[in-house]
């Protein structure tokens, strides 16, 4: 200086003027008017997971369904955070795993290849044994030796095809050739000892000689997992019309199913369906929390413990604003007068604690490469 990985802060201060909403509080002619003090995010978004709440409901079982998936911690919990471990992958800081099983069975691997799961020979290599033919020699005429051609046959070392072809590498050995067989090497299985809380790693020995891939294919296996939602539900007011149907071994309610339970009911009928009329108005729920800040302590971190300290929107068809000046931070443009523009992503509605996405500035650490000392 440039180029990148990783986290964290912050999302504008202040002052006038007008204007909106809710609290607490003073009048009030009950129309209202003063005072105080607050008033939209790091994501309020996604609606992807977990709870807190309310109901089902007086609590269970089975199976169906669904979901996570190294180890250890952490949290109210989680599919989420931290730590390691194992794997990819980058020069590196570092990202990133849908990270349990393939020897329980099924399935699936296109083309291309001889062949893609228990094999197989296209090209080549051999042709020792074995049978036929056939030439030269010998000959005790029984054959024998040395060649050569067919065939029987051996092989997967080398080549080709493919993402992937049943260990590398050297050596012996053999017709040729192959873990046959040796040596190192990986690999996979034992044993034994060393670290770790474990997952797993290190070291030593020992063995047969080695058996692809995919489970984000079905499936095995561990381990969890009730539903439904704030338009839950709870309470008040206010109007209205009634008419059919089902049905007692019955209705109805517990995600599906069956089990079991519970409540109601039993031909004057709960409940349950069908037509049809009114009503849709107001309170609570509704914000003090698994709460913010800050400050010691333990802890590699998440985070726990503790002292201090604050009270930070509750709206209901929708409030939280508007304009002006001035400053501050950054950009690009002009220029030494100092000016002009412009400055992301986006609005709460029961709450909270993660993840995922959009998005501007500054800022600290770290790694590469280049140039000077």
């Nucleotide at each position: 200086a440039g180029a990148g990985u990783u986290g964290a802060u912050c999302a504008g201060a202040c002052g006038a003027c007008c204007g909106c909403u809710g609290g607490c509080u003073u009048c009030u002619u009950c129309g209202g008017a003063g005072g105080c003090g607050a008033g939209a995010g790091g994501a309020a978004a996604g609606u992807c997971c977990g709870g807190g709440c309310u109901c089902c409901a007086u609590a269970g079982g089975a199976c169906a369904g669904g979901a996570u998936g190294g180890u250890c911690g952490g949290u109210a919990a989680c599919g989420c955070c931290g730590a390691c471990c194992g794997g990819u992958u980058g020069u590196g800081a570092g990202a990133c795993c849908a990270g349990g099983g393939a020897a329980a069975g099924u399935g699936c691997c296109a083309c291309a290849g001889a062949a893609a799961g228990c094999a197989a020979a296209c090209c080549g290599c051999c042709u020792a044994c074995c049978u036929u033919u056939u030439g030269a020699c010998c000959u005790u005429c029984g054959g024998g030796u040395c060649g050569a051609a067919a065939g029987c046959g051996g092989u997967a070392a080398g080549g080709g095809u493919g993402a992937a072809a049943c260990g590398g590498u050297g050596g012996a050995g053999u017709a040729a050739g192959a873990g046959c067989c040796c040596a190192c090497c990986a690999g996979c299985g034992g044993a034994c000892g060393g670290g770790g809380u474990g997952a797993c790693c290190c070291g030593u020995u020992c063995g047969g000689c080695u058996u692809g891939g995919u489970a984000a294919a079905c499936c095995c296996c561990a381990u969890c997992c009730g539903g439904a939602g704030c338009a839950a539900g709870a309470c008040c007011a206010a109007a209205c019309a009634g008419g059919g149907a089902g049905a007692a071994u019955g209705u109805g309610a517990c995600u599906g199913u069956c089990c079991g339970u519970c409540a109601c009911g039993c031909u004057c009928g709960a409940c349950u369906u069908c037509c049809g009329g009114g009503u849709a108005g107001g309170u609570c729920g509704c914000u003090u929390g698994a709460g913010g800040c800050u400050c010691c302590a333990a802890g590699c971190a998440a985070u726990u413990g503790g002292g201090g300290u604050c009270c930070u929107a509750g709206a209901u068809a929708a409030a939280u604003g508007g304009u002006c000046g001035c400053c501050g931070c950054g950009u690009c443009g002009a220029a030494u007068c100092u000016c002009g523009a412009c400055g992301a992503c986006a609005g709460a509605a029961c709450c909270c604690g993660g993840c995922u996405u959009a998005u501007g500035c500054u800022c600290a650490a770290c790694u590469c490469u280049c140039c000077a000392u």
Bacterial RNase P class A from a Pirellulaceae bacterium, 373 nucleotides, folded computationally.
Model confidence (mean pLDDT): 77 of 100.
The sequence was found by an Rfam model in a public genome assembly.
The model forms 90% of the base pairs in the Rfam consensus.
It matches the Rfam family "Bacterial RNase P class A". Rfam classes the family as a ribozyme. From the family's description: Ribonuclease P (RNase P) is a ubiquitous endoribonuclease, found in archaea, bacteria and eukarya as well as chloroplasts and mitochondria.
NCBI's taxonomy places the organism under Bacteria, Planctomycetota, Planctomycetia, Pirellulales, Pirellulaceae.